[in-house]
């Protein structure tokens, strides 16, 4: 960088739904065969609004280094707490 994992990014409740998972079903292989197993691309059902960004760790890779100083931005759609500032 990457995969997985943990924390953080103030919290509740409520709808909707894309994507990934999951499930029915479909083609089509293949076994130890009436069952399980992988492929594949369209439908359908539930669920689903941290799947983002930041830092942490294993592990894998990869790569010219170090010090300091400040420091987070963001997340559908509506109600409600909280927190800071302001103005009344």
């Nucleotide at each position: 960088u990457c995969c997985g994992c943990c924390g953080a990014g103030g919290g509740g409740c409520g709808c909707u739904g894309c994507a990934a998972g999951c499930c029915c079903g479909g083609u089509c292989c293949g076994c130890a065969c009436c069952g399980c197993g992988g492929a594949c691309a369209a439908g359908g059902g539930a669920u689903c609004a941290g799947g983002c960004u930041c830092g942490g760790c294993u592990g894998a890779g990869g790569u010219u280094c170090c010090g300091u100083a400040c420091c987070a931005a963001c997340c559908g759609c509506g109600c409600c707490c909280g927190u800071u500032a302001g103005a009344u």
SAH (S-adenosyl-L-homocysteine) riboswitch aptamer from Arenimonas metalli CF5-1, 88 nucleotides, folded computationally.
The model forms 100% of the base pairs in the Rfam consensus.
The prediction has a mean pLDDT of 76.